[in-house]
Large-subunit ribosomal RNA, domain IV from a Candidatus Omnitrophota bacterium, 343 nucleotides, folded computationally. The coordinates come from a structure-prediction model, not an experiment, and the mean pLDDT is 88. The full RNA is in RNAcentral, with records from ENA.
Context: one part of a larger RNA
RNA sequence: CUCUCGUUAAGGAACUCGGCAAUCUAGCCUCGUAAGUUAGCAAUAAGAGGUGCCUUUGGUUGAAAGAUCAAAGGUCACAGUAAAGUGGCUCGGGUGACUGUUUAGCAAAAACACAUCACUCUGCAAACUCGAAAGAGGAAGUAUAGGGUGUGACACCUGCCCGGUGCUGGAAGGUUAAGGCAAGGGGUCAGCUUUUCGCAAGAUUAGCAAAGCUCUGAACCGAAGCCCCAGUAAACGGCGGCCGUAACUAUAACGGUCCUAAGGUAGCGAAAUUCCUUGUGGGGUAAGUUCCCACGCGCACGAAUGGUGUAACAACCUGAGCGCUGUCUCAACGAGAGACUCG
Numbered sequence: 001c002u003c004u005c006g007u008u009a010a011g012g013a014a015c016u017c018g019g020c021a022a023u024c025u026a027g028c029c030u031c032g033u034a035a036g037u038u039a040g041c042a043a044u045a046a047g048a049g050g051u052g053c054c055u056u057u058g059g060u061u062g063a064a065a066g067a068u069c070a071a072a073g074g075u076c077a078c079a080g081u082a083a084a085g086u087g088g089c090u091c092g093g094g095u096g097a098c099u100g101u102u103u104a105g106c107a108a109a110a111a112c113a114c115a116u117c118a119c120u121c122u123g124c125a126a127a128c129u130c131g132a133a134a135g136a137g138g139a140a141g142u143a144u145a146g147g148g149u150g151u152g153a154c155a156c157c158u159g160c161c162c163g164g165u166g167c168u169g170g171a172a173g174g175u176u177a178a179g180g181c182a183a184g185g186g187g188u189c190a191g192c193u194u195u196u197c198g199c200a201a202g203a204u205u206a207g208c209a210a211a212g213c214u215c216u217g218a219a220c221c222g223a224a225g226c227c228c229c230a231g232u233a234a235a236c237g238g239c240g241g242c243c244g245u246a247a248c249u250a251u252a253a254c255g256g257u258c259c260u261a262a263g264g265u266a267g268c269g270a271a272a273u274u275c276c277u278u279g280u281g282g283g284g285u286a287a288g289u290u291c292c293c294a295c296g297c298g299c300a301c302g303a304a305u306g307g308u309g310u311a312a313c314a315a316c317c318u319g320a321g322c323g324c325u326g327u328c329u330c331a332a333c334g335a336g337a338g339a340c341u342c343g
Base pairs, nucleotide, nucleotide: 001338002337003336004335005334006333007332008331010329011328014327019324027051028050029049030048031047036041038153052075053074054073055072056071057070058069059068060067061066076080088322089321090320091319092318093317094316095314096313100112101111117150118149119148120147121146122145128137129136130135154309155308156307157306159239160238161237164236165235166232167231168230169229170228173227174226175225179221180220184216185215186214187213188212191208192207193206196203197202240258241257242256243255244254267301268298279295280294281293282292283291
């Protein structure tokens, strides 16, 4: 010097990102206990006092031994839950209702789940999922059931927009595949005409061409879908700009105009969201970029991608206070184990 412990004058968070760490507290009995509240809680709230042993008396219970309670008196110690083990407390705010779950091995949370609510699909050989299929799950269930999606106890609520995308419904018209029907066209070709050679038989050149076979093929018929017409936002989503105006000023209840599918309602708001920003005012401090209460030009909150509250709960996040302390002023001493030297 390192590690694990112990003690410490005076001060008591001045330490530090932050009381991290370590103290304090602690059992049982008696008293006492606020706001708030979903009346269950909050609550061991907070805050006080007592606690060993002995003697005596009395009570309860018991057949007794005993168990237990109360009072009075005495007595020892620094200390009587004498060791071990064993809550520090309070007041604000945020988030999530809660118990629960999670990144086996850096994250336990405000993330996930949850009861609740809503939408939607499904009539049973269900929807849906796995599987080339058989088959199985769903379910030995049957719409008070099952699947999917979102929200997330409870309280008060949940505004406007269907133009886009999606979904549902509609069927008049437009478009539209395979396929059907098949006018026409091309190829081939018996045959016919023709050129040249040949006495002839015949060979050869050019053209026309039936039937058949073959290649192609317009019009016409032809479903869903799409276009189209409606509905639907607790479907995906969206929820404006400019200018002027009141008898101080400022502001604009009011007016004008452009655009839109509709222009953000209630509530909340410098917020887990605010860039400017340490916004401004107030509170707390001697002093406060954090915190709390307000204000509202919300860069860029906002209503089940839920909005705003909320008792209880939380190894959650954040601010303050009391107590307490070697966290610190500022370090000291002690114990053990290492380090170091020798073996």